A computed fold for a 330-nucleotide part of an RNA from an activated sludge metagenome, annotated as large-subunit ribosomal RNA, domain IV. The coordinates come from a structure-prediction model, not an experiment, and the mean pLDDT is 87. The full RNA is in RNAcentral, with records from SILVA.

[in-house]
Context: one part of a larger RNA
RNA sequence: GCAUUGUUAAGGAACUCGGCAAAUUGACCCCGUAACUUCGGAAUAAGGGGUGCCUAUGUAAAAGUAGGCCGCAGAGAAUAGGCCCAAGCAACUGUUUAACAAAAACACAGGUUUCUGCUAAAUCGAAAGAUGAAGUAUAGGAGCUGACGCCUGCCCAGUGCUGGAAGGUUAAGGGGAAGAGUUAGAACUUGAUUCGAAGCUUAGAACUGAAGCCCCAGUGAACGGCGGCCGUAACUAUAACGGUCCUAAGGUAGCGAAAUUCCUUGUCAGGUAAGUUCUGACCCGCACGAAAGGCGUAAUGAUUUGGGCACUGUCUCGACAAUGUCCCCG
Numbered sequence: 001g002c003a004u005u006g007u008u009a010a011g012g013a014a015c016u017c018g019g020c021a022a023a024u025u026g027a028c029c030c031c032g033u034a035a036c037u038u039c040g041g042a043a044u045a046a047g048g049g050g051u052g053c054c055u056a057u058g059u060a061a062a063a064g065u066a067g068g069c070c071g072c073a074g075a076g077a078a079u080a081g082g083c084c085c086a087a088g089c090a091a092c093u094g095u096u097u098a099a100c101a102a103a104a105a106c107a108c109a110g111g112u113u114u115c116u117g118c119u120a121a122a123u124c125g126a127a128a129g130a131u132g133a134a135g136u137a138u139a140g141g142a143g144c145u146g147a148c149g150c151c152u153g154c155c156c157a158g159u160g161c162u163g164g165a166a167g168g169u170u171a172a173g174g175g176g177a178a179g180a181g182u183u184a185g186a187a188c189u190u191g192a193u194u195c196g197a198a199g200c201u202u203a204g205a206a207c208u209g210a211a212g213c214c215c216c217a218g219u220g221a222a223c224g225g226c227g228g229c230c231g232u233a234a235c236u237a238u239a240a241c242g243g244u245c246c247u248a249a250g251g252u253a254g255c256g257a258a259a260u261u262c263c264u265u266g267u268c269a270g271g272u273a274a275g276u277u278c279u280g281a282c283c284c285g286c287a288c289g290a291a292a293g294g295c296g297u298a299a300u301g302a303u304u305u306g307g308g309c310a311c312u313g314u315c316u317c318g319a320c321a322a323u324g325u326c327c328c329c330g
Stems, first nucleotide, its partner, number of pairs: 001325008010316002014314001019311001027051005036041001038147001052069006070074001082309007089301002094106002110145007122131003148296004153226003158223002160219005167214003173208002179202004185195003188191001227245005254288001255285001266282005
């Protein structure tokens, strides 16, 4: 010097990103215990008091009662919750990045949509076969949401899905028209000429021909989407109101500077002597919004944020001691 541990005047978070770390609290008995609440909880809430030994009494044994005794200290050492207020997120117990993330992520019960009638759908497998299931729609698969409470608005134009079948388009197949090659033969201008039956080969038009697509409807807890400009009230300001353009329809309820707000440390209020954080409001929502759910919510959380009490070497600001170790001297 470092590591570990212990003590510390006065102050008590002034430390720091942040009370990180440490300290406080701690067992049992008695008293007492708020908001809120899903009436179960919250709750060991909070906050107080007690605890040894002896004698008597009491008892099954305790507890208790009365009197007395000692110490600084009686749960005499050790082990053994710090607490409260407010807010965000997630209902909860649970799960997770073995070895930088334990969470607000995943799961969850519940909700809802959709597929599936049994040789089920779905999945694995060239197949046999297997899972589903020795189950049968109160079952099984898939998607989204995520307890509970109050709710879940408008748009089907595009994309998807479902249904429809009149018309258009449309494959193989069916069909076989015209054409082409070949030659028995015929013609004459006798040629490297022209024509050319049947057969064989080639070629393939019309016509016929399903689903699909076009088309017609439905469907949002399907993928998704949910406007602009101008004017107007007897102070001003604002605009219940009016006009106009566009759209499939123009964001409803609720919430809102938010885990979302750029401008922004928005403005006001609270808390502080002083507050870019926090809480309550406002609404001008750059760019919330209703199962990629909206808004609340008791309980829960090694969760995140702000405040307070207690407590402390975190600090003002250091000091001392013990143990171990490094180094130096002998």